[in-house]
Molecule: SAM riboswitch aptamer (S box leader)
RNA sequence: UGCUUAUCCAGAGUGACGGAGGGAACAGGCCCUUUGAAGUCCGACAACCUGCCGAAAGGUAAGGUGCCAAAUCCUGCGGUAAAAGCCGAAAGAUAAGUC
Numbered sequence: 001u002g003c004u005u006a007u008c009c010a011g012a013g014u015g016a017c018g019g020a021g022g023g024a025a026c027a028g029g030c031c032c033u034u035u036g037a038a039g040u041c042c043g044a045c046a047a048c049c050u051g052c053c054g055a056a057a058g059g060u061a062a063g064g065u066g067c068c069a070a071a072u073c074c075u076g077c078g079g080u081a082a083a084a085g086c087c088g089a090a091a092g093a094u095a096a097g098u099c
Stems, first nucleotide, its partner, number of pairs: 002098007013042001015041003021032003026076004043068001045066001048064003051060003072091001077088004
């Protein structure tokens, strides 16, 4: 990198450093941000894998990840609907497995 499976409307900071961007990419929207963006550290959240407890359901949170505005921020393709919307796909993210 590819493939398979599962999940994606829950949850999480009045911290320290930092100093202008950020919300994956493209386009269109809409937002966040000097009342401090990204990033780093700390902390928190979660419970996919391992561990531990348990007959199981489940619990725990030590290890491996992940994550901490808004549904994966919304739309883009297809179906349906008078419309609002609803369902699905694609793309993406994460985990576990696999060549």